[in-house]
Context: one part of a larger RNA
RNA sequence: CUGGGCGUAAAGCGCGCGUAGGUGGUUGUGUAAGUGGAAUGUGAAAGCCCCGGGCUCAACCUGGGAAUUGCAUACCAAACUGCACAACUAGAGUACGAUAGAGGGGGGUAGAAAUUUCAGGUGUAGCGGUGAAAUGCGUAGAGAUCUGAAGGAACACCAGUGGCGAAGGCGACUUCCUGGACCAAUACUGACGCUGAGGUGCGAAAGCGUGGGGAGCAAACAGGAUUAGAUACCCUGGUAGUCCACGCCGUAAACGAUGUCAACUAGCCGUUGGGGAUCUUAGUAUCUUUAGUGGCGCAGCUAACGCGAUAAGUUGACCGCCUGGGGAGUACGGUCGCAAGAUUAAAACUC
Numbered sequence: 001c002u003g004g005g006c007g008u009a010a011a012g013c014g015c016g017c018g019u020a021g022g023u024g025g026u027u028g029u030g031u032a033a034g035u036g037g038a039a040u041g042u043g044a045a046a047g048c049c050c051c052g053g054g055c056u057c058a059a060c061c062u063g064g065g066a067a068u069u070g071c072a073u074a075c076c077a078a079a080c081u082g083c084a085c086a087a088c089u090a091g092a093g094u095a096c097g098a099u100a101g102a103g104g105g106g107g108g109u110a111g112a113a114a115u116u117u118c119a120g121g122u123g124u125a126g127c128g129g130u131g132a133a134a135u136g137c138g139u140a141g142a143g144a145u146c147u148g149a150a151g152g153a154a155c156a157c158c159a160g161u162g163g164c165g166a167a168g169g170c171g172a173c174u175u176c177c178u179g180g181a182c183c184a185a186u187a188c189u190g191a192c193g194c195u196g197a198g199g200u201g202c203g204a205a206a207g208c209g210u211g212g213g214g215a216g217c218a219a220a221c222a223g224g225a226u227u228a229g230a231u232a233c234c235c236u237g238g239u240a241g242u243c244c245a246c247g248c249c250g251u252a253a254a255c256g257a258u259g260u261c262a263a264c265u266a267g268c269c270g271u272u273g274g275g276g277a278u279c280u281u282a283g284u285a286u287c288u289u290u291a292g293u294g295g296c297g298c299a300g301c302u303a304a305c306g307c308g309a310u311a312a313g314u315u316g317a318c319c320g321c322c323u324g325g326g327g328a329g330u331a332c333g334g335u336c337g338c339a340a341g342a343u344u345a346a347a348a349c350u351c
Stems, first nucleotide, its partner, number of pairs: 003323004007305002012319001014202004021195003025088007033081002035077003039073004049065006091192001092189004097183001099181001103178007111155001116150007126137002163170002207248006216242002221237004259318006267296012300307002324351003333344004
């Protein structure tokens, strides 16, 4: 020396699927590659170490031993790992039956309210906006109010630390297609599992390309204010964009700042979807079980904050990542992209 870590200090890929690889439940038999044992050969000498001897001692020289943790050969053992065979059902999956759901995609209804515009009626001098104003709109009749029409976008109440989804995300109603989850009782397959370098798919918003659409909102822009100035905050307007179809982009404080899977480890209180039992006033209550989703909290952990069966506790399997600050997530090169840029990713120098 044989590392230590990753919620907030540097550090979990944004999220899936999956190749290689790694790893893997229970029982039996065999094998003997790993593993353990003893043996033989070899592991040069010198040196190191131990016990002696010789120079008056020592350094030095010298005899013997040990060591040389290794390699090869044959033998023995068979618990564990591997391999082969046979079997099992607790992991995983399939079938049958129910359930809940803004899960996804396509079509339809315009469904109710609102904004805007247009047309018409009534009607007259203001409206609008602000801290106060002004720009702006209005006697060519606005604003207000009533009727009708058009058009686009979003779906009030329900609505809930409620639901669904791997994540991004998903909220009017209806229909078609479709994915997943959960529950109960059986039957079946028989380890088919877990993780996953590369790879591949999905991936908010903004942005890009082509063609549509355009009500409201609104970067840019213009004007009015404010101010010493005001390239802002406030106001009046307003174009891209926001919407749709197809194609790209591939990034976010893509957050639970917490990778996935599995096992184990006090309790208490909510809530959502199933199942069961009991009571009885038939209200749905109580108890219980299971899958989620929340609040506390013991042990334990933590630098503290806090976490605490949805762990940041105790363990195992596999992957990713970190290694002082700045330079820098930059330069160069590669790959990808229409571009914007993304990704991979340094060094000099400096503290």
Molecule: small-subunit ribosomal RNA, central domain
Organism: uncultured prokaryote